[in-house]
């Protein structure tokens, strides 16, 4: 200086104008309860504070949260498969060993079993799984050799081919699930009803003629709840190779329900991808314009 490994940050920046969606205060001001002081909801203005990720996606995998199943056993069906440890839990994640790739820093491995059994061995080889086949030789398919090929005349390879050992897994998901709870229908129940229910009809007559009124339970409209303070996230100190984890201090960082996080303007610059939350972590996996940092390798050049 180049090419590269490994781990981590950032994802145009500041102003200014409009608006959108949650929460907080004040004012005003319906509504409903109530003598009433008030309290509860609800609508409007104005002030303050907050508002999408590193993958919010894919729903692969593993909790947590809710219901519903559940004596015990097994069968199917699925995942996993060296020792070790982390951990709410894993098939992820560290470590260490072994294998196989890279000069190397590193990287990759579903890594048990091939005499329990089946299938399959590409190309090349005459023949590829069972044995025959060519040549030689022999009393006798008796013995020896066979370019080819990972493997060849033999109990060889292959298990991310069924298979078998071994461990483990009940099922559905927030549109889960809970609470409150009109209006019409329709149930149950008790009263009243042909000695006349109701309706025409405020009442009496009078027509019609079988319901009516009280309550209670389930369900549907809505409606509130789960909803975001949490295995959090961030300093520091301890312990540990590490993954992790203890303790102390400090932060609050969307919560909507046809669903908001928008647009415009000016400046500047490296000219800006991939993408858009729906109960919630923890990983995998896929997209991703470019930019930074740390540490480490190999070349090469100068002292």
């Nucleotide at each position: 200086g180049a090419a590269g490994c490994u781990a981590g940050c950032c994802a145009g920046a500041c102003a200014g104008u409009c608006g959108c969606c949650g929460c907080c205060u004040a004012u005003u001001u319906u509504u409903u309860a109530g003598u009433a002081a008030u309290a509860a909801a609800g609508a409007a203005u104005a002030g303050g504070g907050g508002g999408a990720g590193g993958a919010a996606a894919g729903u692969c995998c593993g909790g947590g949260c809710u219901c519903c199943a559940u004596a015990g056993a097994g069968c199917a069906g699925g995942a996993u498969g060296a020792c070790g440890g982390c951990u709410a839990a894993u098939g992820a994640c560290c470590g260490u060993c072994c294998a196989c790739c890279g000069u190397g820093a590193g990287g990759u491995g579903a890594g048990g079993a091939a005499u329990a059994g089946g299938g399959c061995c590409a190309c090349a080889g005459a023949g590829a799984c069972g044995a025959g086949c060519g040549u030689a030789u022999u009393u006798a398919g008796u013995u020896a050799c066979g370019g080819u090929g990972a493997a060849a005349c033999g109990c060889g390879g292959u298990a991310a081919c069924c298979u078998c050992c071994a461990u483990c897994c009940g099922g559905a998901g927030c549109a889960a699930a809970a609470c409150c709870a009109a209006a019409u229908a329709g149930g149950c129940a008790g009263g009243c009803u042909a000695u006349g229910a109701a309706g025409c009809u405020g009442c009496u007559c009078g027509c019609u003629g079988a319901g009516c009124c009280u309550g209670c339970g389930g369900g549907u409209a809505g409606g509130u709840u789960g909803c975001u303070u949490g295995a959090g996230c961030g300093u520091a100190u301890g312990g540990g190779u590490a993954a992790c984890u203890a303790u102390a201090c400090a932060c609050c960082u969307a919560g909507a329900g046809g669903a908001a996080u928008g647009a415009c303007u000016g400046u500047c610059c490296a000219c800006g991808a991939c993408a858009g939350a729906a109960c919630c972590c923890g990983g995998c996996u896929u997209a991703u314009c470019g930019g930074c940092u740390a540490g480490c390798u190999u070349c090469c050049c100068c002292u």
A computed fold for a 303-nucleotide RNA from Nitrosomonas sp., annotated as Bacterial RNase P class A. Its Rfam family is "Bacterial RNase P class A". Rfam classes the family as a ribozyme. Of the family's consensus pairs, 93% are formed in the model. Lineage of the source: Bacteria > Pseudomonadota > Betaproteobacteria > Nitrosomonadaceae > Nitrosomonas.